Record summary:
The RNA shown here (FMN riboswitch aptamer (RFN element)) has 138 nucleotides and comes from Oceanobacillus neutriphilus. The source organism's lineage runs through Bacteria, Bacillati, Bacillota, Caryophanales and Oceanobacillus.
[in-house]
RNA sequence: UCAUUUCUUCGGGGCAGGGUGUAAUUCCCGACCGGCGGUGACAAAUUCUUGAGAUUUGAAGUCCGUGACCCGCAUAUUGCGGUGGAUCCAGUGAGAUUCUGGAGCCGACAGUUAAAGUCUGGAUGGGAGAAGAAAACU
Numbered sequence: 001u002c003a004u005u006u007c008u009u010c011g012g013g014g015c016a017g018g019g020u021g022u023a024a025u026u027c028c029c030g031a032c033c034g035g036c037g038g039u040g041a042c043a044a045a046u047u048c049u050u051g052a053g054a055u056u057u058g059a060a061g062u063c064c065g066u067g068a069c070c071c072g073c074a075u076a077u078u079g080c081g082g083u084g085g086a087u088c089c090a091g092u093g094a095g096a097u098u099c100u101g102g103a104g105c106c107g108a109c110a111g112u113u114a115a116a117g118u119c120u121g122g123a124u125g126g127g128a129g130a131a132g133a134a135a136a137c138u
Stems, first nucleotide, its partner, number of pairs: 004135007017029003031118002033107002035066004042058006048051001061105002070082004087103005109121003
């Protein structure tokens, strides 16, 4: 250093302002939000041997994978399988669905005086995973 085991901690954001109506944060105008890992030509910092240099950190909702939710099986809080939303155009370039510019699009289930990505609830839950510590081994 790698892998293994155990433990601890952490681990999701958002309708301003209006319209209609008996009633809507649910409809309409408009506003706002973007889990985790990977990739990443961008950005910042550090460093030297100053170059296509190196290192570190950050960087995609819609590219790849994945979690919550839901369904089935089951040896039943474990496990296995399934389902599972959305992007184009232009520019630069050797190379970009990641950069720059523009215009789009998407968002579990249950509930509700009226249809919900944003309210309430399952959930003081679960969780992809992140950080740290310890053990013995190589």
It was read from a public genome assembly, where an Rfam model found it.